About this RNA:
The RNA shown here (small-subunit ribosomal RNA) has 1513 nucleotides and comes from a metagenome. Rfam family: Bacterial small subunit ribosomal RNA. Model confidence (mean pLDDT): 81 of 100. RNAcentral holds the sequence, with entries from SILVA.
[in-house]
RNA sequence: AGAGUUUGAUCCUGGCUCAGAACGAACGCUGGCGGCGUGGCUAAGACAUGCAAGUCGCACGAGAAAUUCCGGCUUGCCGGGAGAGUAAAGUGGCGAAAGGGUGAGGAAUACAUGGGUAACGUACCCUGAGCACGGGGAUAGCUCCGAGAAAUUGGAGGUAAUACCCGAUGAAACCAUAGCAUCGCAUGGUGCAGUGGUCAAAGGGCGGGAUCCCUUCGGGGACCUGUCGGCUUGGGAGCGGUCCAUGUCCUAUCAGCUUGUUGGUGAGGUAACGGCUCACCAAGGCAACGACGGGUACCGGGACUGAGAGGUUGGCCCGGCACAUUGGGACUGAGACACUGCCCAGACUCCUACGGGAGGCUGCAGUAACGAAUAUUCCGCAAUGGGCGAAAGCCUGACGGAGCGACGCCGCGUGUGGGAAGAAGCUCUUCGGGGUGUAAACCACUGUCAGGGGUUACCAAGUAAUGGGAGCUAAUAUCUCCUUGCAUUGAGGAGCCCCAGAGGAAGCCACGGCUAACUUCGUGCCAGCAGCCGCGGUAACACGAAGGUGGCAAGCGUUGUUCGGAAUCACUGGGCUUAAAGAGCACGUAGGCGGUCCGUCAAGUGUCUUGUGAAAUCCCUCGGCUCAACCGAGGAAUUGCUUGGCAAACUGGCGGACUUGAGGGAAGUAGGGGCGCAUGGAACUCUUGGUGGAGCGGUGGAAUGCGUAGAUAUCAAGAGGAACGCCGGAGGCGAAGGCGAUGCGCUGGGCUUUUCCUGACGCUGAGGUGCGAAAGCUAGGGUAGCAAACGGGAUUAGAUACCCCGGUAGUCCUAGCCCUAAACGAUGUCCACUAGGCUGGAGGUCUUCUGACAGUUUUCUAGCCGAAACAAAAGCGAUAAGUGGACCGCCUGGGGAGUACGGUCGCAAGGCUAAAACUCAAAGGAAUUGACGGGGGCUCACACAAGCGGUGGAGCAUGAUGCUUAAUUCGAUCAACGCGAAGAACCUUAUCCUGGGCUUGACAUGUUUGGAUGCCUACCUGGAAACAGAUUAGGCUGCCCUUCGGGGUGAAACUUGCACAGGUGCUGCAUGGCUGUCGUCAGCUCGUGUCGUGAGAUGUUGGGUUAAGUCCCGUAACGAGCGAAACCCUUGUCGUUAGUUGCCAGCGGGUAAUGCCGGGGACUCUAACGAGACUGCCGGUGUCAAACCGGAGGAAGGUGGGGAUGACGUCAAGUCCUCAUGGCCUUUAUGCCCAGGGCCGCAAACGUGCUACAAUGGCUAGUACAAACCGACGCGAUACCGUGAGGUGGAGCAAAUCGGAAAAAGCUGGCCCCAGUUCGGAUUGGAGUCUGCAACUCGACUCCAUGAAGUUGGAAUCGCUAGUAAUCGUGCAUCAGAACGGCACGGUGAAUAUGUUCCUGAGCCUUGUACACACCGCCCGUCAAGUCAUGGAAGCUGGUAGCACCCGAAGUCGCCCCACUUCAGGGGUGCCUAAGGUGAGAUUGGUAACUGGGACUAAGUCGUAACAAGGUA
Repeated sequence: AGAGUUUGAUCCUGGCUCAGAACGAACGCUGGCGGCGUGGCUAAGACAUGCAAGUCGCACGAGAAAUUCCGGCUUGCCGGGAGAGUAAAGUGGCGAAAGGGUGAGGAAUACAUGGGUAACGUACCCUGAGCACGGGGAUAGCUCCGAGAAAUUGGAGGUAAUACCCGAUGAAACCAUAGCAUCGCAUGGUGCAGUGGUCAAAGGGCGGGAUCCCUUCGGGGACCUGUCGGCUUGGGAGCGGUCCAUGUCCUAUCAGCUUGUUGGUGAGGUAACGGCUCACCAAGGCAACGACGGGUACCGGGACUGAGAGGUUGGCCCGGCACAUUGGGACUGAGACACUGCCCAGACUCCUACGGGAGGCUGCAGUAACGAAUAUUCCGCAAUGGGCGAAAGCCUGACGGAGCGACGCCGCGUGUGGGAAGAAGCUCUUCGGGGUGUAAACCACUGUCAGGGGUUACCAAGUAAUGGGAGCUAAUAUCUCCUUGCAUUGAGGAGCCCCAGAGGAAGCCACGGCUAACUUCGUGCCAGCAGCCGCGGUAACACGAAGGUGGCAAGCGUUGUUCGGAAUCACUGGGCUUAAAGAGCACGUAGGCGGUCCGUCAAGUGUCUUGUGAAAUCCCUCGGCUCAACCGAGGAAUUGCUUGGCAAACUGGCGGACUUGAGGGAAGUAGGGGCGCAUGGAACUCUUGGUGGAGCGGUGGAAUGCGUAGAUAUCAAGAGGAACGCCGGAGGCGAAGGCGAUGCGCUGGGCUUUUCCUGACGCUGAGGUGCGAAAGCUAGGGUAGCAAACGGGAUUAGAUACCCCGGUAGUCCUAGCCCUAAACGAUGUCCACUAGGCUGGAGGUCUUCUGACAGUUUUCUAGCCGAAACAAAAGCGAUAAGUGGACCGCCUGGGGAGUACGGUCGCAAGGCUAAAACUCAAAGGAAUUGACGGGGGCUCACACAAGCGGUGGAGCAUGAUGCUUAAUUCGAUCAACGCGAAGAACCUUAUCCUGGGCUUGACAUGUUUGGAUGCCUACCUGGAAACAGAUUAGGCUGCCCUUCGGGGUGAAACUUGCACAGGUGCUGCAUGGCUGUCGUCAGCUCGUGUCGUGAGAUGUUGGGUUAAGUCCCGUAACGAGCGAAACCCUUGUCGUUAGUUGCCAGCGGGUAAUGCCGGGGACUCUAACGAGACUGCCGGUGUCAAACCGGAGGAAGGUGGGGAUGACGUCAAGUCCUCAUGGCCUUUAUGCCCAGGGCCGCAAACGUGCUACAAUGGCUAGUACAAACCGACGCGAUACCGUGAGGUGGAGCAAAUCGGAAAAAGCUGGCCCCAGUUCGGAUUGGAGUCUGCAACUCGACUCCAUGAAGUUGGAAUCGCUAGUAAUCGUGCAUCAGAACGGCACGGUGAAUAUGUUCCUGAGCCUUGUACACACCGCCCGUCAAGUCAUGGAAGCUGGUAGCACCCGAAGUCGCCCCACUUCAGGGGUGCCUAAGGUGAGAUUGGUAACUGGGACUAAGUCGUAACAAGGUA
């Protein structure tokens, strides 16, 4: 510090999400030790049990027992001593108001900060001054007698005090009074002196003591002294009370609130001010700077986070407040309205003898309950602190410690070193190896922590003997203070030493991107994951497991919450033309802001300063625990508030002046500015009359409608209402809405000129007020035309629409409402500044003698272009969206929703204000590239048109669909369908079917067993064969040694077993390769440069031209590549070379004839090399171009014809069944072999062909001319046989030699004579031929006979532009045989196209787009189904805060009475008043029959509203 996510990509806007830190946490897995912290966040719900506040005998009276000792003896009694002046209880004093807990309430009576108290209090403590005299009567305890279950309590008797009371004394205290001085802040404060009045006490023990008195001689008392107390009063410290200012959450869907309310006078009350309370008087007080109401919340120091500003928070620690079962109340006291006090009322619990009583853990532990969740019914007063005490001491769940919990922070350990080119196991693998990994084993060492044993500095300071010093005193006594210090105090911890031994101690999460870290297997949109994007549908780095790796580590992850990132509420630090966002417009209140100069004040401001800002925390430095966490000391900081001084620039206040802002005056001026009245012509409709006579009208085409009762058309006259043509404009006016005939009247604003007047009078503007198109509403008029609704006619699948015919509200006027619009410049108002150019409107100045006119200059206004700047870009650009200033309004992801509820306005319709639950990860803006359009332009193509011939109709062939079948194997949209298949009778042939058989296999490799096995020929049985079984004869059987008997070895083959083979099984959506298609269309790109933030653009667009992105010109582009072209093959002309198997002109020979022979190379031809054609030449057109047109020459002319050649890419196109191949599946079967069948099955629709329908023909006889190709498993001549297919036979030929081989159409002659024929040949019968193991299913051909349909083919559709179509035959591949198919060859040989409107397809440019899987796109609404949240709702049921009335406990205060020596006391009553009751409302929840819309949910229904001109913008 950023990152992911909207898109095909981009930039922007904008939300969502992540990485960080933190926590009083919880959950999952795991868990060695220690230190320091921390731990009921939920039920301020309920609590068993124990403890948490007592102490003082030196205030007082009284005063046990157990036990023990002694004595007496009736041996279990009595007496005495000790225990003991002890325990327990009581009176009295002090304390109990602290400490400890919790955060319910409370938005101010609180808290924080700073002040005031001249309006106050204060026990204990310190200090100053003074005093303490004389008396009195009671009462607890106790004793006796009662009541009661108990708690408790009555009566009688008697007793003490530092308890209580009276008197005295008395001030500097208090009250009254009148002075002086001084101070202050109004009341007043302080000091001094005077007079009058009022108020006090308590003594105690203990220690010491010269003296005196009494004595039962033990002692007691007086007195002195010390000490502790008592009383009055001043001061102090500390602690409190109270007042003021400022600050302190959300909500306006809370806008008005208030009657003790606001103030005054008087009184009461308080420690004290005060409506604090009361009586009377006045009518005030608060509020948009948010009163009142509602919700929520203890507040602060601080904590977390953050760069900071901020945001969130207030657990532990500290300060403050509040509370103590709920509510009310007072008492005591220095202090309370009192956590472990009292009274009353309520709820709850407990005891009970039923009469009545007791209780309060939000103290420490603990219990059940609640909950995701939070500890021991521990030890000790040793330390620190508190209460009491003279003290010892007692009490202390404060506190100090320990226990439990990885809850947090910090520290330590689980070993250290060596140790293989590297064990085993696991895992991956390309099978070679790699990883885990120096990791382990093994060797050497160390000794932290835990464990065992021992030991002690430390936490201990004090206390109290003793000694010393000082003070008091008559005193060297005592006592007090300081000091010394024998002895003594540890709940719990800690340090150090020794022993042993690597021994007891590692997990968790992640590994697709963000984000460090990857493989295998399993699974197969399942199971599951997921923070966001998203993974999973058979090769998942995303699920689960394993191995490996990464991260952290006694922890690691998850969840929750807060801050950050988020500049995503923007003070620092955002925006509003189009992304969310300028109010429809103006006037104006509060408020905010405000021109120039001078003076003054000092509020803001600046600077210095005073006090404060508690401590702790944070930060720095140093120090203490071995380090750290933690702790200590010092400093800094605490940005704040406050005191005083100074300054006076700026802001502000006050005073004065000014004119430029603003306004006014004067002189002119343009205008659909507004309102009213009047007038006008054109058009329209209607009425009347005339003419006229069949239609009119309307549409894409029609129909409804009107018309012979006379329409439309036309003429004349009349009536009516609305709107104002031309001028008219990018023009004018107005604040906006808006304003358009003409005249008159009334009236608002602007502009120009002048510089005459006022003297800042200004700008903006929350609320407020007014205006405000259209539609709509109310009342009354009016109504020609137009026209929602409605009716009819069409269109359509439907058509509640678009089109047509009608037609009512309405549109118009008057009066009143409504108050909204894409009310738009989607741009708030005002001011200032910042290049230019052009045009329009309204004025002015100057130039010229004047004028038209022209020019110059200036102000306002309406527009266009454009520099800089700005902007995401588009764009804007003096009329800013630039640069600044002032003020207002508005925005904060999409949907839900401008909706619900509430309020308010409205007659209504509805408007204004305005949420939430829930849901999504986007929604959006601008621009880019494509694609698309029932958008546009240009261009091309057998695309259309013009032609020729077909298909679609018939029969047959063939393929495919469907059906059938045991099976009819499989694949293939245009781009499958005479396709794979260049050839299914068996074979082919396949998990196609039926049946039979084999199991290391039909085929490959390795290894193993066997042993002379094995192979060949012949033979046997079963069988359809495959195969299974049996058996004999013959032959062969490697190499080495050999005595030829054999031995060794095992090669080849065979056999046994194991590895494995095999698969036309699946996946073409895992792939390679190959292929198709767009398309032989002219395109597709790159480098550098330039432009753009970028995607991208430019180049490649434009003007011409071309078959072509072909070339030229232009040009921020310049070049280049793949394509096009060319190069290649073939064909067309010529030349050269060569001359057999080809050729034969000339020469010679020969034949019946023939290049037959000798020869020849001239020609044809063959086949190699060359030449030739390049817009090269001429003319014209054209931009001095490219090119085009015409011409010449030429065999050929503008790519001469044809072929091969197929750019970047698209279609998850086709093919796993050519081949190859990953993965999966199968292994006595999905493999292999065999027999038979099927792939040929036939109602039907489809594709491609063949043959025809005939006379441009058919038949027949004769006759002519090719090219290319093939031949040894072959082509096969002559000859002979057969009607023929064919047969017999075998010359020649591995081919320019021989053969296939006859070319056919054509030409010549003849017949047929327009018919279902001498057309056509299907079908069927019979007879054959050939191939083949075999033609039944199921071959081809031949002959004889038979002789279907068909007479030119509906809608529709195909091919073809020249040697082409059409037509004619020939050959070849495959192949035993089996083409009407395929491929190739030549023969004959046309017609038409002047063009581009349309159909199809394509290219380029442009335009729109909500498409990008790209129009076979996207997408809307109803209905139906499910789920979820929510609104309304008759009702039902809770909470909260008040109001009215009733009742009214305890208690204070007041009054009355009784009683009274005093102190107390008793009874009654009044006001106030808690809880309770009743009532009417308010407000806020829950629930609810039914109901409304909303959101979401792979494949439901109906349509097609939007996006392209979206088919009606």